[in-house]
RNA sequence: GGUUACGCCCGGGAUGGAGCUCCCGAGCACUGCCGCCUGGCUGAUGGCUCCUGCUGCGCG
Numbered sequence: 001g002g003u004u005a006c007g008c009c010c011g012g013g014a015u016g017g018a019g020c021u022c023c024c025g026a027g028c029a030c031u032g033c034c035g036c037c038u039g040g041c042u043g044a045u046g047g048c049u050c051c052u053g054c055u056g057c058g059c060g
Base pairs, nucleotide, nucleotide: 010025011024012023013022016051017050018049019048020047021046032041033040034039
């Protein structure tokens, strides 16, 4: 100096914030689906919960 394994920290898991948990990564992890390709569709979660935003319905 390179490579590999484990632990901690850190980072990441298609649109914001936080807690818990799972997985992944070490400059990588990540960057959804469809189409007749001048376009269309779902969702703020990886999962659970809360907040914010958006959307639909009902009531005042």
Description: Model confidence (mean pLDDT): 86 of 100. The RNA shown here (Fluoride riboswitch aptamer (crcB RNA motif)) has 60 nucleotides and comes from an Actinomycetes bacterium. The sequence was found by an Rfam model in a public genome assembly. The organism belongs to Actinomycetes, within Bacteria. Of the family's consensus pairs, 100% are formed in the model.